Description
The RNA shown here (transfer RNA) has 73 nucleotides and comes from Opeltia flavorubescens. The RNAcentral record of the sequence draws on GtRNAdb. It matches the Rfam family "tRNA". By type it is a transfer RNA. NCBI's taxonomy places the organism under Eukaryota, Dikarya, Ascomycota, Caloplacoideae, Opeltia. The gene name in the source record is tRNA-Tyr-ATA-1-1.

RNA sequence: GCCUCUAUAGUUUAGUGGUUAGAAUACUAGACUAUAGAUCUAGAGGUCCUCGGUUCGAAUCCGAGUAGUGGCU
Repeated sequence: GCCUCUAUAGUUUAGUGGUUAGAAUACUAGACUAUAGAUCUAGAGGUCCUCGGUUCGAAUCCGAGUAGUGGCU
C1' cells in the first nucleotide's frame, strides 16, 4: 500500500427499510433472610463509531473517514 471482517447499554451481544432498539450479565431499590449469598419483583442505563448520500421513512442500503481483527505484498 491492497483485500476481508467488525464497531449497538458498564460488559457480552440480538436486531431482513416502518411497532417505544431488545436480551443476558453487572448496577440500584424492594421482597425473602438473624446477616450475607442464592432466588423473585421492579427500576435506571443507548444521541446504534463519525460525516455525507439514497428513501415518505435508515441501527439496517450506498460513499468517505476513524478505530480494531485477520490476510496479502